[in-house]
């Protein structure tokens, strides 16, 4: 440095419930654990979701909104069996 166990010390927290916030997707706080070796941080690329606003006669279209626990990428990081 890569790697990640029949390790150790810990950490995070899905669904769901309560409260708040938002037009919504979603997010925040508390409870709660499905899981996670970066499930720590970053919207850079893609993907997916939403459509207030904008366009349209309507159907509908549209991200500058959202998802870091969708994938890629970047930065940082505890421990150490074995290689």
């Nucleotide at each position: 440095a890569a790697u990640g166990a029949g390790a150790a010390a810990g950490g995070c927290a899905a669904a769901c419930c309560g409260g708040g916030u938002g037009a919504a997707a979603g997010c925040c706080c508390g409870g709660g654990a499905c899981g996670c070796a970066a499930a720590g941080c970053c919207g850079c690329c893609a993907a997916u979701c939403u459509a207030a606003g904008g366009g349209g006669a309507a159907a509908c279209c549209u991200a500058g909104g959202a998802u870091a626990g969708u994938g890629g990428g970047g930065c940082u990081a505890c421990c150490a069996a074995g290689u």